[in-house]
RNA sequence: GCGGGUAUAGUUUAGAGGUAAAACUCCUGUCUUCCACACAGGUGUCGUCGGUUCGAUUCCGUCUACCCGCA
Numbered sequence: 001g002c003g004g005g006u007a008u009a010g011u012u013u014a015g016a017g018g019u020a021a022a023a024c025u026c027c028u029g030u031c032u033u034c035c036a037c038a039c040a041g042g043u044g045u046c047g048u049c050g051g052u053u054c055g056a057u058u059c060c061g062u063c064u065a066c067c068c069g070c071a
Base pairs, nucleotide, nucleotide: 001070002069003068004067005066006065007064010024011023012022013021018054026042027041028040029039030038047063049061050060051059
């Protein structure tokens, strides 16, 4: 330099046009002499900028970061 792939919550991942989700974590409460466990509830998320569409996490393009291959 060329080609390909990935980007969703603090972490690991679902979701493949129509209200963003689970587990773990974190916070609160119950329980307990206290802690832990267990149970109940809660906070928080689509890498950037554009395009298509009535509607985009989803489709298309650009850029950024990371990974793989070729040279």
Predicted 3D model of a 71-nucleotide RNA (transfer RNA) from a Puniceicoccaceae bacterium. NCBI's taxonomy places the organism under Bacteria, Pseudomonadati, Opitutia, Puniceicoccales, Puniceicoccaceae. Its mean pLDDT, the model's own confidence on a scale to 100, is 81. The sequence was found in a public genome assembly. Rfam family: tRNA. It is annotated as a transfer RNA.